Small-subunit ribosomal RNA, central domain from an uncultured prokaryote, 350 nucleotides, folded computationally.
Context: one part of a larger RNA
C1' cells in the first nucleotide's frame, strides 16, 4: 500500500444545504471514446525465463526460442458504458383537495406558587438537622387574613404520544412563517443519489454592551460534620441563570448505529390520513399508506444483542480507523475579545 474494518473492542464529521467530483431509471436510432476481435509497425542489447554449447563442475561465458503483459497506425464489432438526436413514466418535482402536530418568530393575555413591602389578628418562638449551631424573632417574627410590588416557570391535561435535519420544543390567544403526511392521478418528463472544499444551523457553560434579577445558585463567608473536611448536611450569597444585538462553536452533541435505493416471515401496541364491510350514530371488523413502539423467523454477530426503523441481502457516494502511553499535546497555520477552537506530530517509552 494492498487487504479487512467503524453499536459496545481503533473508527460514522453535531446537523443540514450544496460547488467540484463520482454514480445514475425504461425504450428506439445514430456515433464508435472505453471495450472487444485481426493485421502491421514498434517495443535496442544485456539481464530475467526455457532449451542447448563452452571453461574438468560452478561461479562465469556463449547459441537459439520465449518474453517484454506497452505504444502507435490500421481493417472490423456494437451488447454494455460513454455521447448525439428521438419517445416514455415508475424515480424526482408540480398542481388540486383535505389534514395532525410543545415546528420556527413577534405581540398581547392568564392563573397557582415563591420572595419582598404595607395594613390588621395575634404572641414567643420560628427555622434547620441525623443531632446541632451559624440564621431571623418582644424594635413583634413564625402562623394567619386583606391589599400591593416585580421576576422566572408553565401543575393537572401528558401518553414507550407528538413535532423538528440535528441542536431542541409543553399555559392561553392573535399575526407573521417552514416541512411532513393522506387522497386525487392532473402537469413536467429523468429534471435523480451522494458529496472534497464550502455555507449555514447549532444545548449547556462561557466572553462583549445595555437592561433585569423573585426563585435557585458555581465563587465566597459562616456553622456542623471529620485525625482532618479547602467536601458530602445546614444558614447566608456574587456572578450566571431572564431579555435586546453580537461573539464562542464545543458535549456521553447517542441509536454511542453516514445518507439514499432496491429487496427479504409474521405478531401485539399507538400517533396521523384516507377506503371497505356494518350500522339510526359513534364502536367493531378488514386491509392499505406515513410515523413512533415491545417481541420474533430466516439472516447476521466475538458475545451482547439486531432483525421491514437492520446490525440481514445487495448497489452509490462521501466520513473516518490502523497497538497502548507520550497526545487529540507540541510546533506552524487558520479562526476567535478572551477562554480557547480546528487541523496534527516527533523523541522517548511498554
Nucleotide at each position: 500500500c494492498u487487504g479487512g474494518g467503524c453499536g459496545u473492542a481503533a473508527a460514522g464529521c453535531g446537523u443540514a444545504c450544496g460547488u467540484a467530483g463520482g454514480c445514475g431509471g425504461u425504450u428506439u436510432u445514430g456515433u464508435a471514446a472505453g471495450u472487444c476481435a485481426g493485421a502491421a509497425g514498434u517495443g535496442a542489447a544485456a539481464g530475467c525465463c526455457c532449451c542447448g554449447g563452452g571453461c574438468u563442475c560452478a561461479a562465469c561465458c556463449u547459441g537459439g526460442g520465449a518474453a517484454c503483459u506497452g505504444c502507435u497506425u490500421u481493417u472490423g464489432a456494437a451488447a454494455c458504458u460513454g455521447u448525439g438526436a428521438g419517445a416514455c413514466u415508475u424515480g424526482a418535482a408540480u398542481c388540486c383537495g383535505g389534514c395532525a402536530g410543545a415546528g420556527g418568530g413577534u405581540g398581547g393575555c392568564g392563573g397557582a406558587a415563591u420572595u419582598c413591602c404595607c395594613c390588621g389578628u395575634g404572641u414567643a418562638g420560628a427555622g434547620g438537622u441525623g443531632a446541632a449551631a451559624u440564621u431571623c424573632g418582644u424594635a413583634g417574627a413564625u402562623a394567619u387574613g386583606g391589599g400591593g410590588a416585580g421576576g422566572a416557570a408553565c401543575a393537572c391535561c401528558a401518553g414507550a404520544g407528538g413535532c423538528g435535519u440535528a441542536g431542541g420544543c409543553g399555559g392561553c390567544c392573535a399575526c407573521c412563517u417552514g416541512g411532513a403526511c393522506c387522497g386525487g392521478u392532473a402537469u413536467u418528463g429523468a429534471c435523480g443519489c451522494u458529496g472534497a472544499g464550502g455555507u449555514a444551523c447549532g444545548a449547556a457553560a462561557g466572553c462583549g454592551u445595555g437592561g433585569g434579577g423573585a426563585g435557585c445558585a458555581a465563587a465566597c463567608a459562616g456553622g456542623a460534620u471529620u485525625a482532618g473536611a479547602u467536601a458530602c448536611c445546614c444558614u447566608g450569597g456574587u456572578a450566571g441563570u431572564c431579555c435586546a444585538c453580537g461573539c464562542c462553536g464545543u458535549a456521553a452533541a447517542c441509536g454511542a448505529u453516514g445518507a439514499g435505493c432496491g429487496c427479504u416471515a409474521g405478531u401485539u401496541g399507538u400517533c396521523g390520513g384516507g377506503g371497505g364491510u356494518a350500522u339510526u350514530a359513534a364502536c367493531u371488523c378488514c386491509a392499505c399508506c406515513g410515523g413512533u413502539a415491545a417481541c420474533g423467523u430466516a439472516g447476521c454477530u466475538a458475545a451482547c444483542g439486531c432483525g421491514u426503523u437492520a446490525a440481514g441481502c445487495g448497489c452509490u457516494c462521501c466520513g473516518c480507523c490502523u497497538g497502548g502511553g507520550g497526545a487529540g499535546u507540541a510546533c506552524g497555520g487558520c479562526c476567535g475579545c478572551a477562554a480557547g477552537g480546528c487541523u496534527a506530530a516527533a523523541a522517548c517509552u511498554c

Background
Its mean pLDDT, the model's own confidence on a scale to 100, is 89. RNAcentral holds the full RNA, with entries from ENA.